Record summary
This is a predicted structure of a 405-nucleotide RNA (Bacterial RNase P class A) from a Terriglobales bacterium. Taxonomically the source falls in Terriglobales (Bacteria, Pseudomonadati, Acidobacteriota, Terriglobia). A source record names the gene rnpB. The sequence is in RNAcentral, with records from ENA. Rfam family: Bacterial RNase P class A. The family's RNA type in Rfam is ribozyme.
[in-house]
RNA sequence: CAGCCGGACCGGACGGUCGCUCUCGCCGCGUCAAGUGACGGGAGAGGAAAGUCCGAACUCCGCAGAGCAGUGUGCCGGAUAACGUCCGGGAAAUCAGGCACAAGCCUGGUUGACGGAAAGUGCCACAGAAAACAUACCGCCAGGGUGGCAACACCCAGGUAAGGGUGAAAAGGUGCGGUAAGAGCGCACCGCUGGCGCAGCAAUGCGUCAGGCAGGGCAAACCCCACACGGAGCAAGACCAAAUAGGGAGGGAUCUCAGGGUUCGCCUUGGGGGCGUGCCGGCUCGGCGCGUUAUCACCUCCGGGUAGGUCGCUUGAGCCUCGCAGCGAUGCGCGGCCCAGAGGAAUGACCGUCCUGCCGGAGCAAUCCGGUGGACAGAAUUCGGCUUACAGGUCCGGCUGCUAA
Numbered sequence: 001c002a003g004c005c006g007g008a009c010c011g012g013a014c015g016g017u018c019g020c021u022c023u024c025g026c027c028g029c030g031u032c033a034a035g036u037g038a039c040g041g042g043a044g045a046g047g048a049a050a051g052u053c054c055g056a057a058c059u060c061c062g063c064a065g066a067g068c069a070g071u072g073u074g075c076c077g078g079a080u081a082a083c084g085u086c087c088g089g090g091a092a093a094u095c096a097g098g099c100a101c102a103a104g105c106c107u108g109g110u111u112g113a114c115g116g117a118a119a120g121u122g123c124c125a126c127a128g129a130a131a132a133c134a135u136a137c138c139g140c141c142a143g144g145g146u147g148g149c150a151a152c153a154c155c156c157a158g159g160u161a162a163g164g165g166u167g168a169a170a171a172g173g174u175g176c177g178g179u180a181a182g183a184g185c186g187c188a189c190c191g192c193u194g195g196c197g198c199a200g201c202a203a204u205g206c207g208u209c210a211g212g213c214a215g216g217g218c219a220a221a222c223c224c225c226a227c228a229c230g231g232a233g234c235a236a237g238a239c240c241a242a243a244u245a246g247g248g249a250g251g252g253a254u255c256u257c258a259g260g261g262u263u264c265g266c267c268u269u270g271g272g273g274g275c276g277u278g279c280c281g282g283c284u285c286g287g288c289g290c291g292u293u294a295u296c297a298c299c300u301c302c303g304g305g306u307a308g309g310u311c312g313c314u315u316g317a318g319c320c321u322c323g324c325a326g327c328g329a330u331g332c333g334c335g336g337c338c339c340a341g342a343g344g345a346a347u348g349a350c351c352g353u354c355c356u357g358c359c360g361g362a363g364c365a366a367u368c369c370g371g372u373g374g375a376c377a378g379a380a381u382u383c384g385g386c387u388u389a390c391a392g393g394u395c396c397g398g399c400u401g402c403u404a405a
Stems, first nucleotide, its partner, number of pairs: 001401010012354007020044006027037003046376001050387002053385005058233004070229005075089005090114001092111008115224002120222002122218003137164002139160003143156005172190006191213001192211008237311004247302005254273008274292007318337003322333004355374008
């Protein structure tokens, strides 16, 4: 210097013109108000605002106690308001390097739903003899029989897990001894299981003694064990409150004539006057209707809900600098800061200069000119995480290669 991997951070800058939302000041309109308009000042998206997958704050509803069911989590210790998140450690698997004949061990990196398979049930495709209270397909081997001079071949009843073969997986591994052939059958080393001791808060590790070895895998299969868990979500919820239509309470205007009926209390039909009320654009007259003891219409009051408005709403597990404690996650302290709160939903558009990638041209070169591109995406109560998307760039660390000293 280049490439790859990992981590942290930035994610266009400056200026001008015209707009949008909120807010402050001032002036005008408006009955004070609510509101609205002009002018001036200030503020105005993200690292993920996203997916809505976890955990909380906040709000409302529910709730004697216990149990069942259901769901979730699951090595140990710590951080935190909390978490399935984060930090540190342990064991395992895997990769690289080293040691060893090998089995295996050591160092470093990476990965993750990492309790229990000696409680029970279930499953293990294909292949294979056998997939689990083991199994004899090929092979190996002593014995008996038949054939053969013999080597050997075939048959019978057995032994054998060393060798071959199947498979993701076949009942410790390597070596020596042993044996008819074999086998932890015996021994050494490695691995494993158990007891004891030591170290550690613990997971666990180390040492030592004993045991020839317990007996496949799967619990993101049922299950068992331990622990945790009420529900809905800012369209939560609280307050103010039209018009229209429901609900409740109250108010509100009668006399006369005629016909009919009658249980002589009255009922009913029609006419007239009075009264109430609607319409004829307002008032009076007039006209046309309706009602006249109420269950309608009309008037007054009360109450619930809707439209609409206000709050919730952004000062918060907040942000920044520095210091201290801690391996770290993180905590504590001093000082400073206020950083969108809209709501059918503002945060934008254009131009110029610069930055940067690509293409073309000019130039020995530095460079210049022209064209074109610069991501993912976008607040909606708030916060802590996880996951996913992302042009380009900066810094740090590791590995590999090249070049120079």